[in-house]
RNA sequence: GCCCCCAUAGUUUAGCCCGGAUAAGAAUACUGGCCUUUCGAGCCAGGGAUCGCGGGUUCAAAUCCCGCUGGGGGCA
Numbered sequence: 001g002c003c004c005c006c007a008u009a010g011u012u013u014a015g016c017c018c019g020g021a022u023a024a025g026a027a028u029a030c031u032g033g034c035c036u037u038u039c040g041a042g043c044c045a046g047g048g049a050u051c052g053c054g055g056g057u058u059c060a061a062a063u064c065c066c067g068c069u070g071g072g073g074g075c076a
Base pairs, nucleotide, nucleotide: 001075002074003073004072005071006070007069010028011027012026013025020059030046031045032044033043034042052068053067054066055065056064
């Protein structure tokens, strides 16, 4: 220098190929409540995401296109 993969709540991840709406889902962690003599477990509820960054296309972008950043791998 070229090519490929990855980046989404504190953490682990689904959704991306093939765009679809109000509101990006789940688990875990966290907070509150119920239960329990207490803790834990279990049950219920709650809040938490600029979808790595910037731009473009579109009525509509996590998803498609371009550039960049970070991480991993391959070739030279």

A computed fold for a 76-nucleotide RNA from a Thermoproteota archaeon, annotated as transfer RNA. The coordinates come from a structure-prediction model, not an experiment, and the mean pLDDT is 81. Rfam family: tRNA. It is annotated as a transfer RNA.